[in-house]
RNA sequence: UCAUUCUUCGAAGGGUAUGAUACUGGCUCAGAACGAACGCUGGCAGCGUGCCUUACACAUGCAAGUCGAGCGCGAAAUCCCGCUUCGGCGGGAGAGUAGAGCGGCAAAAGGGUGAGUAACGCGUGGGUAAGCUGCCCUCGGGAGCGGGAUAACGGCGGCCGCCUUGUGCGGCCCUUCGGCGAAAGCGCCGCUAAUACCGCAUGCAGAUGCAGCCGCACCUUCUUACUCGUAAGCAGGUAGCGGCCGUGUUGAAAGGGUCGUUGGACUUCGGUCCUUCGUCUGCCCGAGGAGGUGCCCGCGUCCUAUUAGCUUGUUGGUGAGGUAACGGCUCACCAAGGCGAUGAUGGGUAGCCGGCGUGAGAGCGUGACCGGCCACACUGGGACUGAGACACUGCCCAGAGCCCUACGGGGUGCUGCAGUGGGGAAUCUUGCCCAAUGGGCGAAAGCCUGAGGCAGCGACGCUGCGUGGGGGAAGAAGGCCUUCGGGUUGUAAACCCCUGUCAGGGGUUAAGAAACCCGUGUGGAGAAAUCCGCACGGCUGACAAAGGCCCCAAAGGAAGCCAUGGCUAACUCCGUGCCAGCAGCCGCGGUAAUACGGAGAUGGCAAGCGUUGUUCGGAAUCACUGGGCGUAAAGCGCGCGUAGGCGGUCGGGUAAGUCGGAUGUGGAAGCGUCCGGCUCAACUGGACAAUGACGUCCGAAACUGCCCGACUGGAGCACGGUAGGGGAGAGUGGAACUCCUGGUGGAGCGGUGAAAUGCGUAGAUAUCAGGAGGAACGCCGGCGGCGAAGGCGACUCUCUGGGCCGUUGCUGACGCUGAGGCGCGAAAGCCAGGGGAGCGAACGGGAUUAGAUACCCCGGUAGUCCUGGCCGUAAACGAUGGGCACUUGGUAGUGGGGGUAACUUCACUGCCGGAGCUAACGCGUUAAGUGCCCCGCCUGGGUAGUACGGCCGCAAGGCUAAAACUCAAAGUAAUUGACGGGGCCUCGCACAAGCGGUGGAGCACGCGCCUUAAUUCGAGGCAACGCGAGGAACCUUACCAGGGCUUGACAUGCAAGGGUAAGGACCCUGGGUCAGCCAGGGGGCCUGCACAGGUGUUGCAUGGCUGUCGUCAGCUCGUGUCGUGAGAUGUUGGGUUAAGUCCCAUAACGAGCGAAACCCUCGUCCUUAGUUGCUAACGGGUCAUGCCGAGGACUCUAAGGAGACUGCCGGUGCCAAACCGGAGGAAGGUGGGGAUGACGUCAAGUCAUCAUGACCCUUAUGCCCUGGGCGGGACGCAUGCUACAAUGGCCGGCACAAAGGGAAGCGAAACCGCAAGGUGGAGCGAAGCUCUAAAAGCCGGUCCCAGUUGGGAUCGGGGGCUGCAAUUCGCCCCCGUGAACGAGGAAUCGCUAGUAAUCGCGGAUCAGCCACGCCGCGGUGAAUGUGUGCCCGAGGCUUGUACACACCGCCCGUCAAAUCACGGGAGCUGGGAGCACGCUAAGUCGUGGGUCUAACCCGCCUUCGGGCGGGAGGGCCGCGCCCACCGUGAACCCGGCAACUGGGAUUAAGUCGUAACAAGGUAGCCGUAGGAGAACCUGCGGCUGGAUCACCUCCUUU
Repeated sequence: UCAUUCUUCGAAGGGUAUGAUACUGGCUCAGAACGAACGCUGGCAGCGUGCCUUACACAUGCAAGUCGAGCGCGAAAUCCCGCUUCGGCGGGAGAGUAGAGCGGCAAAAGGGUGAGUAACGCGUGGGUAAGCUGCCCUCGGGAGCGGGAUAACGGCGGCCGCCUUGUGCGGCCCUUCGGCGAAAGCGCCGCUAAUACCGCAUGCAGAUGCAGCCGCACCUUCUUACUCGUAAGCAGGUAGCGGCCGUGUUGAAAGGGUCGUUGGACUUCGGUCCUUCGUCUGCCCGAGGAGGUGCCCGCGUCCUAUUAGCUUGUUGGUGAGGUAACGGCUCACCAAGGCGAUGAUGGGUAGCCGGCGUGAGAGCGUGACCGGCCACACUGGGACUGAGACACUGCCCAGAGCCCUACGGGGUGCUGCAGUGGGGAAUCUUGCCCAAUGGGCGAAAGCCUGAGGCAGCGACGCUGCGUGGGGGAAGAAGGCCUUCGGGUUGUAAACCCCUGUCAGGGGUUAAGAAACCCGUGUGGAGAAAUCCGCACGGCUGACAAAGGCCCCAAAGGAAGCCAUGGCUAACUCCGUGCCAGCAGCCGCGGUAAUACGGAGAUGGCAAGCGUUGUUCGGAAUCACUGGGCGUAAAGCGCGCGUAGGCGGUCGGGUAAGUCGGAUGUGGAAGCGUCCGGCUCAACUGGACAAUGACGUCCGAAACUGCCCGACUGGAGCACGGUAGGGGAGAGUGGAACUCCUGGUGGAGCGGUGAAAUGCGUAGAUAUCAGGAGGAACGCCGGCGGCGAAGGCGACUCUCUGGGCCGUUGCUGACGCUGAGGCGCGAAAGCCAGGGGAGCGAACGGGAUUAGAUACCCCGGUAGUCCUGGCCGUAAACGAUGGGCACUUGGUAGUGGGGGUAACUUCACUGCCGGAGCUAACGCGUUAAGUGCCCCGCCUGGGUAGUACGGCCGCAAGGCUAAAACUCAAAGUAAUUGACGGGGCCUCGCACAAGCGGUGGAGCACGCGCCUUAAUUCGAGGCAACGCGAGGAACCUUACCAGGGCUUGACAUGCAAGGGUAAGGACCCUGGGUCAGCCAGGGGGCCUGCACAGGUGUUGCAUGGCUGUCGUCAGCUCGUGUCGUGAGAUGUUGGGUUAAGUCCCAUAACGAGCGAAACCCUCGUCCUUAGUUGCUAACGGGUCAUGCCGAGGACUCUAAGGAGACUGCCGGUGCCAAACCGGAGGAAGGUGGGGAUGACGUCAAGUCAUCAUGACCCUUAUGCCCUGGGCGGGACGCAUGCUACAAUGGCCGGCACAAAGGGAAGCGAAACCGCAAGGUGGAGCGAAGCUCUAAAAGCCGGUCCCAGUUGGGAUCGGGGGCUGCAAUUCGCCCCCGUGAACGAGGAAUCGCUAGUAAUCGCGGAUCAGCCACGCCGCGGUGAAUGUGUGCCCGAGGCUUGUACACACCGCCCGUCAAAUCACGGGAGCUGGGAGCACGCUAAGUCGUGGGUCUAACCCGCCUUCGGGCGGGAGGGCCGCGCCCACCGUGAACCCGGCAACUGGGAUUAAGUCGUAACAAGGUAGCCGUAGGAGAACCUGCGGCUGGAUCACCUCCUUU
């Protein structure tokens, strides 16, 4: 290293974007955890745990005492005895007790808290030769002689007088009977003890001074080695340390007790006291130990640079002081240092750690409980005592608060345990005990111990247990759902059998207890007392009504909470109707809500379940492990360069990094593993492992570092060439332009989409000549050159930077990058001075427009230019930092070298493209590939590159750069569509060409509007409006008014009943004397109940049907292929077609729905058939006629067939498809017309055709009737009719259709009427009869351009017809009347051939008809089409896009309204931290003025007791330094409030415009400047992240 085996550990994602996709990116969820809280619920037990907020204030009790074996004093109640004047007194006991005091030790521990502290505070490892250490242990030595005090204790009222010396005495007064004070407490006088205090002596190996020696350490000079410097060595010196020796100085003590013992004194005979020795203990000195503690050092230890400079005891030195000890710790003097970008100083936050939570880990968060350290103790300051404190329950001072007070003065500190108030979302008992563990004191007994042990309260957590187990289908009842069949709750319950955990009741019984101590026995030591030890016995339990065990009883007492749209496990009904509400994210709710509320059911967990908050995780979303920066956020505009980081080849050395070994530390607890103890578990005991870090020693030497030596490849230098708009300065030139002068000339010029302003007869424009001026440099010119970037373009000269090439030579790693820093840096802009031709922000004017602060035009100032100085930004872009190396190719160019050339080499500039990379687009030796090094930058969108602060600037402004708040996105690339005032190709009566209309008139008809009791309703651009209506006088009819009915006008079913009302002349069956007769049944009726009924609502709940794009040529699928994917391909391309029609090409090959064809009809022919149709031939007949015989030939009828297929010919077409022309043919390229309508779109239309869910009405929103309305009329619109006339009107005559209809019908002939029509009734259910006449036309006549012989409206009169009925409100006829109208503005419609135009005919509906409508039929019968530039619509390809409910889209800004947070703000105010000055409490230190002062010293005196004086030392007062609080001052920092003000964010339907997205209608954007209601506009420079067209270049393929 590989393989295998075994073992252990072990890492998951989802939702949200978009029409869809990939990526980027945020938000959010599922997990675990908690000192928790809140809601609902709540059986038991064990073990844990419980003020996270106000370090807010505290009532009450307790939390630190103990020692009589250190010392002096010393009660009382009560009892007993004695006495008594009966008031009491004395004695004894109580008791040397209580008590306080002197003294000792402890009180610095234990316990609490986390305020402060960013620090040697903590952690870890070291140092202390720079220290201290009570009690404890070990060892050595010692304790002699004196002295004076003091607490306790006792006394002390005032005034006066007296001997007035101290002091005492007397009197008076008050009186609770005696110092003062309310108290706390205090004063004066006096007495006294000690293990208290003091002196002297002694005093070692102590301390200390000096001297000497040795060692160590340090310093200096010199020598040696090599380059600074280091190493070694010699010598010298020294304040240091240790040791040795000598010497000087200094420097201790305390005794007590038990018992025994020796001796003695006293005695109340109990005993007491003194004393010797022993013993125990204590004391002093010294050495060491253990433990504790002080100080110092290395390393580690949060955020902020919008804190960059800080510091004067500051840094160091000398000396001194101070401390246990080093030290500026303090002071004097000297020097001027010290710290800082490796972050000083400042600000904010925070006790630190073992650990704890989470995580795969690395990390991240955290520091409750337990343990270690620190800090604090009402706030600030201070020291005292002490071994130890600057002291939680000690002292002093100051401050704030509270309490007591007699007002004079005092007291107090729960962040100890409980507890209270307050704060808060929130956190417990004023419990028991020292039995155990531990602590203090004591010789001990023991006392103290809110440490601790226990208990209580709280589901706060973890863990365990239970709420029963088995059987039980008629699948009970009830609930819920239901398609009404059933399903589900559900073996669930009931019911039967059984068990007994926990809780309940009764009883019984362990462990936590062993000591100390007492007693007995015994061993050792000792003379004994006694001490040490052993054995036995005895004493000690708060917890505890706990635990264990036994017994009793009974399924009996014990289940909830949340969820059920997706994520995420679990679905239905009802209610509600964008309301009420839900929501972690996406999002639900606007009448069928699995999303709200309830119910049922289901899922999940379970004495809990949810919610909220917080942390980690998921988040690779700060990326060390483990991310990025061309376009998503992100490369500094560019260079030079400092620190830093990184660094070529070879050799040697070293050992800092690195690696290995050993060793020390890494506390305990916790985590892990194993084994134990509680019945298990939680919990807990033991062992092991681990502790990745640091110290020390030894070793290795590859790599990095360091030192030395060498090298040439990196880098540089020299030499020779070379290209260039590289830079700077000076000069020169021509074209153009404008101006000026003069000439010519004579009416315009200029400008635009079109114009106008403007210029011009005072002579412009044009043109010629001359002159002046400024700016810019045409052609060359090229993805050509140069430069780091910005940028650089006529020519010449001077100065100057860089590159490249070539050949050798030289230096020898001298390199790369580069935080800060410095420099350069387009345009605009600024300052000063020049200059000013053209252009040209602003500005003026003219246009455009709804407006036009614009785009266009005429002018025009700054500016553009030069010099000097600022500014420092741009889409400063390749949106791509710099360097080096490596990695397939093709092609073109520029510069140099080689070569005759082909070609090749170096450097540079482009394009295409491979691997690879990329989310994709794309990049691709000029990397966005593969690596290394260094720098810069990013971390969701908006707020915002903004505010504040700082720095820079003359200003404009630049650089640096947030937050509150808000959103569930913002974004990149690509895809499919849709769209474009984008492009290309191609169609359509789309335009054009043409014919005729509409829009004007009158009338008809529909709609709007208005009116009305009602004028029922629907339809609304195309695609509503002569539409539903193919027939509104009543009816219809849905509307209105009035009247009426209520099981109903209509359907089905049920119940009971009657036979008067109703029915009985309705049906069926049977009977029958046949009768509306009888029997039975049905139907009908009355009453009641279910129900009917609704043209009431919702076409946005629906079916069906329909319109439209559009008869357009499209729309898709299977398989394959390409792409991460959406998706693409096919379906694109080249042709062609009416066509996605066909052909060819082709990563596609096929297929489907559409197109076409099949169907109907018309056009030719054939066959068959021949009446009612037809009549050629034959025959007959008539005035005449197919009238008759007859015929099937023809027309026709109606059934079947034929025919047309680009089949044939020629041409074009690369082949083909096909097209053009031609022949033939009745018809020719789809022969004409029709039917036929793909996937889909418009929530298109219709709930009033019908059907239908849901909702609504039920003596009415249903039903019936009468009348009215749908017909109303100032108006507006659509569709039509008739016209305006002579291509005509009128009159007369003559001719020719097709398709249809007809029985409650069509209705002939004939007759009547002017006519409508009437009478009439033949014929005909119809190729037969009839409607029926066709009309335009043709022939003839008339009118003569006129509001007419055009036109017929309107009105009057008279008639006819239909109908129950013509008043509202029918049609027709006749007579009379005779309106508008003289060809129709803007605009607009139809039509390409039997078409338009024009002419009439028929039909449906229908009693009749408002029909001029609609649907059909035939007659006559044109014109035009150069074509696709334009309008409209459509198809295909392509392009852009910020659109995707898709341009009727999206979207920007001002203004107005509301709300919210923030900035500025005259100022007002709070807090923080210092500085300076003032004042200075307590206190330490100093000082020595005053005063007081026993023991000690000196002197004098002495009655030897002592006295006096002085001194030392000490106290107090004073003074001095320092200094807390406080005051003052000037600044600083952080907040709060604020008139007003600024922008920002948000908010279904406010205002103004239209800036952006398409060429967004002026391409957009960046920087800058000016202007403007607003988006914005304009100037200058820049960018492509601009569409389109042409050209150039380049490339790919051939």
Small-subunit ribosomal RNA from Planctomycetes bacterium SM23_32, 1598 nucleotides, folded computationally.
The organism belongs to Planctomycetota, within Bacteria.